[in-house]
Context: one part of a larger RNA
RNA sequence: AAGUAGCGAAAACAUUGGUGAGAAUCCAAUGCACCGGAAGACUAAGGGUUCCUGCACAAGGCUCGUCCUUGCAGGGUUAGUCGGGGACUAAGGCGAGGCCGAAAGGCGUAGUCGAUGUACAACAGGUUGAUAUUCCUGUACUACGGCUCUAUCGUUAUCAGAAGCGGGGUGACGCAGUAGGCUAUAUGCGCCAGUCUGGUGGAUUGACUGGUCUAAGCGUGUAGGGAGUCCGUGUAGGCAAAUCCGCACGGGCGUUAGUCCUGAGACGUUACGGGGAGGCACCACGGUGUCGAAGGCAUAGAGGCCACACUGCCAAGAAAACCCUCGCUAUCGAGAUAGUUCCGUAUCCGUACUGUAAACCGCCACAGGUGGGUGGGUAGAGAAUACCAAGGCGCGC
Numbered sequence: 001a002a003g004u005a006g007c008g009a010a011a012a013c014a015u016u017g018g019u020g021a022g023a024a025u026c027c028a029a030u031g032c033a034c035c036g037g038a039a040g041a042c043u044a045a046g047g048g049u050u051c052c053u054g055c056a057c058a059a060g061g062c063u064c065g066u067c068c069u070u071g072c073a074g075g076g077u078u079a080g081u082c083g084g085g086g087a088c089u090a091a092g093g094c095g096a097g098g099c100c101g102a103a104a105g106g107c108g109u110a111g112u113c114g115a116u117g118u119a120c121a122a123c124a125g126g127u128u129g130a131u132a133u134u135c136c137u138g139u140a141c142u143a144c145g146g147c148u149c150u151a152u153c154g155u156u157a158u159c160a161g162a163a164g165c166g167g168g169g170u171g172a173c174g175c176a177g178u179a180g181g182c183u184a185u186a187u188g189c190g191c192c193a194g195u196c197u198g199g200u201g202g203a204u205u206g207a208c209u210g211g212u213c214u215a216a217g218c219g220u221g222u223a224g225g226g227a228g229u230c231c232g233u234g235u236a237g238g239c240a241a242a243u244c245c246g247c248a249c250g251g252g253c254g255u256u257a258g259u260c261c262u263g264a265g266a267c268g269u270u271a272c273g274g275g276g277a278g279g280c281a282c283c284a285c286g287g288u289g290u291c292g293a294a295g296g297c298a299u300a301g302a303g304g305c306c307a308c309a310c311u312g313c314c315a316a317g318a319a320a321a322c323c324c325u326c327g328c329u330a331u332c333g334a335g336a337u338a339g340u341u342c343c344g345u346a347u348c349c350g351u352a353c354u355g356u357a358a359a360c361c362g363c364c365a366c367a368g369g370u371g372g373g374u375g376g377g378u379a380g381a382g383a384a385u386a387c388c389a390a391g392g393c394g395c396g397c
Base pairs, nucleotide, nucleotide: 013031014030015029016028017027018026032394034392035391040374042372043371046354047353050352051075052074053073054072055071056070060068061067080141081140082350083349084348085347087118088117092113093112094111098107099106100105122139123138124137125136126135142346143345144344145343146342149339150338151337152336153335159333161332162331163329164328165327166326167325168324169323174313175312176311177310180306181305182304185300186299187298188297189296190212191211192210193209194208195207196206213274214273217269218268219267220266224262225261226260227259228253229252230251231250232249233248234247235246237245238244278291279290280289281288282287314317360369361368376388377387378386379385
C1' cells in the first nucleotide's frame, strides 16, 4: 500500500425464552421465506470412524462461537434367507506341457481365475443415544443329518443304489409396435374420533381437522398366453451305449371344447395377531407406561406385473453350472429311492456414517464433476413449467 480488496451464489430472516464469564451466529418455541424428478428418501463406487454420548474451546471454522464434520475420553456395525466367497461361466487375465525369442521375455493347449450376467431359501411389526430383512416378537422357507410311518425296488447279481464320466433336454436371451387383464398409487363418498370463536335457545344437521393400514408363507388356480397329447413298434443319426433325444410307421383321445404346461392379480388363511387417530396416568418436560374407534364402496390408474407373451421386422440377437432324463464304468455297496411326521444342525467376509456432497474427485467446509432405482397433490400431453405435501433447508459475517 491499507484497515483497502475480499469474507465464495441475491432462498431471508425476525421475535421471545434458555444456557453461559461472554450470544446476530449454540439450544428451544413461534412466525416468515426456499427446494420439492429435489436442495427429499434408498443405494453402487470412493472415503474410513467422519457415526453416538460426555467433557473442552488453544489451533482449524474466511466474522463470532457456549457450537462443530475440531480436540480428548468412552461407546457403537450382531444374518442359514440381504450383498459376496465356499456354485457357474463372458470379455479378458494367468497358463503344466508346447511353440518362438541374444537375455529379459512373447504367444498359447489342457486347465485355472474372472460379474457388469446365470443359479439360489424371510416377511410384518417392535426396539437403541448410536445396528437391524441381522437383535426381539409372531408367522415362514431352504439345505443337510437323524427319527416315525407308507409305497416301490434290491440283498451275491441279468448287482437296487451311490460316486465318477459321457449323450440329450432345459437353462437360453434381439429390436419395434398395438391391444387386453391387473396392481402400486391417488381421489371421492361412506364410516370413526375430535373441535366449532358475539349472546341466548335449538340442532337427528352442517362445517372443519385427523384417521380409515396390514407382509412373506400356505390353499384355491382365475384374466390371459403356449402346445396336440398318450401308447406301441422299428431305427443306419446324437464319436461308445441307451429304455433318453431325433427320425419313420401304426393305434387311442382330441382339434367349437377338453387335457397338459405356464400364469399376474384376486379371494381365503396367516390375523382372537400387529399397527392405529386419540384418551388416561406419570414425568427429570427429553419422554415413559397403559387403554384403544373406524377400517366398506366407487372412480381414475401407470415408464410396474402378466411378458419379449403376442404381432411385425432384419442387422438374426452369450456361455456354463444348477435342474430333469438316458446309459457306461477298472470304484464303493446291503440296503436304497420317493413321500411323510417330529427333532437337530447351518461356516467365512461386509453391515457404523457420508454418498448431486462440508465426509468422493477438484491443494479449500471450492457456485464445477459424480453410476443406478424411487418419484405424492392441483393445473398440464408431460419426468416441461408454476405452486404445494412428506421430508429437508435459510447457503458460517